This is a predicted structure of a 74-nucleotide RNA (transfer RNA) from a Phycisphaerales bacterium. Model confidence (mean pLDDT): 81 of 100. RNAcentral holds the sequence, with entries from ENA. Lineage of the source: Bacteria > Pseudomonadati > Planctomycetota > Phycisphaerae > Phycisphaerales. It matches the Rfam family "tRNA". Rfam's curators write: Transfer RNA (tRNA) molecules are approximately 80 nucleotides in length.

RNA sequence: GCGCGUGUAGCUCAAUUGGAUAGAGCGCUGGCCUCCGAAGCCAGAGGUUGCAGGUUCGACUCCUUCCACGCGUA
Numbered sequence: 001g002c003g004c005g006u007g008u009a010g011c012u013c014a015a016u017u018g019g020a021u022a023g024a025g026c027g028c029u030g031g032c033c034u035c036c037g038a039a040g041c042c043a044g045a046g047g048u049u050g051c052a053g054g055u056u057c058g059a060c061u062c063c064u065u066c067c068a069c070g071c072g073u074a
Stems, first nucleotide, its partner, number of pairs: 001073007010026004019057001028044005050066001052064003
């Protein structure tokens, strides 16, 4: 350089071949409980779905260019 794959919450991952408001576990914060903690229970915050465009009534999903990472290849 070329080809393929991945990129979604602080971390690990979902999202049913484009459909209504993007969720789960862990973690974090607050509360209950306790003499205090841990555990348990309840609630909550946290996301421009890597960037920028395009297609569509509608995009995490499809198309294009870039960026980062991984694998393969000369």